Predicted 3D model of a 544-nucleotide part of an RNA (small-subunit ribosomal RNA, 5' domain) from an uncultured Actinobacteridae bacterium. It matches the Rfam family "Bacterial small subunit ribosomal RNA". Rfam links the family to the GO terms ribosome and structural constituent of ribosome. Its mean pLDDT, the model's own confidence on a scale to 100, is 80.
[in-house]
Context: one part of a larger RNA
RNA sequence: AUGAACGCUAACGGUGUGCUUAAUACAUGCAAGUCGAACGGACAAUGUGAAAGUGGCAACACUUUUGCAAAGUCAGUGGCGAACGGGUGAGUAACACGUAGGUAAUCUACCUUAAAGAUCGGGAUAACCUUCCGAAAGGAAGGCUAAUACCGGAUGUUUUAUAUUGAUCUUAUGGUUAAUAUAAAAAAGGUAGCCGCAAGGCCUCCGCUUUAAGAUGAGCCUGCGUCCUAUUAGCUUGUUGGUAAGGUAAUGGCUUACCAAGGCAAUGAUGGGUAGCCGGCCUGAGAGGGUGACCGGCCACACUGGGACUGAGAUACGGCCCAGACUCCUACGGGAGGCAGCAGUAGGGAAUCUUGCGCAAUGGGCGAAAGCCUGACGCAGCGACACCGUGUGAAGGAUGAAGGUCUUCGGAUUGUAAACUUCUGUCAAUUGGAGACGAAGGUAACAGGGUUAAUAGCCUCUGUUACUGACGGUAUUCAAUAAGGAAGUCUCGGCUAACUCCGUGCCAGCAGCCGCGGUAAGACGGAGGAGGCAAGCGUUGUCC
Numbered sequence: 001a002u003g004a005a006c007g008c009u010a011a012c013g014g015u016g017u018g019c020u021u022a023a024u025a026c027a028u029g030c031a032a033g034u035c036g037a038a039c040g041g042a043c044a045a046u047g048u049g050a051a052a053g054u055g056g057c058a059a060c061a062c063u064u065u066u067g068c069a070a071a072g073u074c075a076g077u078g079g080c081g082a083a084c085g086g087g088u089g090a091g092u093a094a095c096a097c098g099u100a101g102g103u104a105a106u107c108u109a110c111c112u113u114a115a116a117g118a119u120c121g122g123g124a125u126a127a128c129c130u131u132c133c134g135a136a137a138g139g140a141a142g143g144c145u146a147a148u149a150c151c152g153g154a155u156g157u158u159u160u161a162u163a164u165u166g167a168u169c170u171u172a173u174g175g176u177u178a179a180u181a182u183a184a185a186a187a188a189g190g191u192a193g194c195c196g197c198a199a200g201g202c203c204u205c206c207g208c209u210u211u212a213a214g215a216u217g218a219g220c221c222u223g224c225g226u227c228c229u230a231u232u233a234g235c236u237u238g239u240u241g242g243u244a245a246g247g248u249a250a251u252g253g254c255u256u257a258c259c260a261a262g263g264c265a266a267u268g269a270u271g272g273g274u275a276g277c278c279g280g281c282c283u284g285a286g287a288g289g290g291u292g293a294c295c296g297g298c299c300a301c302a303c304u305g306g307g308a309c310u311g312a313g314a315u316a317c318g319g320c321c322c323a324g325a326c327u328c329c330u331a332c333g334g335g336a337g338g339c340a341g342c343a344g345u346a347g348g349g350a351a352u353c354u355u356g357c358g359c360a361a362u363g364g365g366c367g368a369a370a371g372c373c374u375g376a377c378g379c380a381g382c383g384a385c386a387c388c389g390u391g392u393g394a395a396g397g398a399u400g401a402a403g404g405u406c407u408u409c410g411g412a413u414u415g416u417a418a419a420c421u422u423c424u425g426u427c428a429a430u431u432g433g434a435g436a437c438g439a440a441g442g443u444a445a446c447a448g449g450g451u452u453a454a455u456a457g458c459c460u461c462u463g464u465u466a467c468u469g470a471c472g473g474u475a476u477u478c479a480a481u482a483a484g485g486a487a488g489u490c491u492c493g494g495c496u497a498a499c500u501c502c503g504u505g506c507c508a509g510c511a512g513c514c515g516c517g518g519u520a521a522g523a524c525g526g527a528g529g530a531g532g533c534a535a536g537c538g539u540u541g542u543c544c
Base pairs, nucleotide, nucleotide: 001542002541004540005539006538007537008536011390012389013388014387015386016385017383018382019348024346025345026344028343029342030341033080034079035078038077039076041074042073043072046069047068048067049066050065051064052063053062054061055060087301088300089299096226097225098224099223100222101221102220103219106218107217111214112213113212114211115210116209117208119153120152121151122150128143129142130141131140132139133138158185159184160183161182162181163180164179165178166177167176168175169174189206190205193202194201195200227273228272229271234264235263236262239261240260241259242258243257244256245255246254276298277297278296279295280291281290282289283288303324304323305322306321307320326337327336328335329334354380356379357378358377362376363374364373365372366371393423394422395421396420403414404413405412406411427485429481430480431479432478433477434476438471441468442467443466444465445464446463447462448461449459450458451457488533489532490531491530492529493514494513495512499528500527501526502525503524509516510515
């Protein structure tokens, strides 16, 4: 010093921190959705029209059927997200990490800036309906339909490929740039508003296509650095290099064919063992040594092994397929699952927490927005596990009480300690009140300004009003009660601060080392006293 554990003890608060072992197995709940302003449908509060019936003199009311409009809700198609965030350290001694560079060998959704454009058509399919199979999970056939789903044609600012010419730059295979020719390559609409009888048109915002650039993120390559072992000395055949082809966003034996026979190694190859790496953290005057919990960066993994699909991005923890082990359901034909997410359970262990509250804040996903989702996160709960702070009273009080202990019997000590007197009220407790910051803001409505044809929409600012806090009636604070409720633990032979009596008698025991104990033990056990630290103290483990 510690992510600690154990023994004794324990008043309060704050801030942190909490499976180091079995990457063992997991009951249950939750942890990734969202968009109806992309689409066709289904349902539908409510409003309204018609018909029939009942009641009524009538107006009208009620019930049923049916049409229209419609707030809203929903499974499906479609879009974006699900590759982030969260967990763990099994594997890995490696371009994995750190650091310094390269990419003239590369990609990058959403976002920003700039340029150009958004044209004409087509065929399906889910949902739905009908039928069928199955215990279930689920599936099959037929029929209908939509789109910002899918496909074809046009146009080509431009991009790509090839060829030619020029300029310029670079260490360079070449890069950048300009012109010409040929070939190839795009797209989608939606919302609000205005005009219009309609068809349609105009406009706002969001979205779409191509390209250039930026930003961000990523891939690949290289120099140097990174544990132990020689009781591991030789290792290697896609191996080392070349040519050609394939493959990739991209270089490359990355892969294949052919050719050559190389390549690495005592400056430790190869093998074996161990291990995630770093910023940091602990220690130390430093050099160094140890370590890699929490927080941050990178990497790897997601029951074990393998594989690809989708996508801008994965070879994908809560996606798919195959094999395996295990668990569960079954009508025995067949199916389902993966907590190293948050809680929680069993097991292992010396040992490590609640099946809590909330999206109010911060951040993320979707959405035009309202908003929805978020075990990220914010909070609360448990644990003296760590650090820090506070308290357990203050002042006075000697005839130095009593009691205890020791005694040379005179006394000494406990000891101003107590009693007693006078105060105070921190903290805890009880009672009664007041009561946050965190909401900077955000949302809605109204009024004003700008843009606009516009009172839509959008932008910005101002004003008014309303709503918005899990924590929490918490923190904090006022008043009342009342010294009352709050001290232990280890040691006292030397090292090492602190001494006597009794008991025991090499016994019982102590002990970190030296060593104590065999009848006067300052070392064992008890008592009185003393010393240390203190809500802790001591022991053990580990590191310096």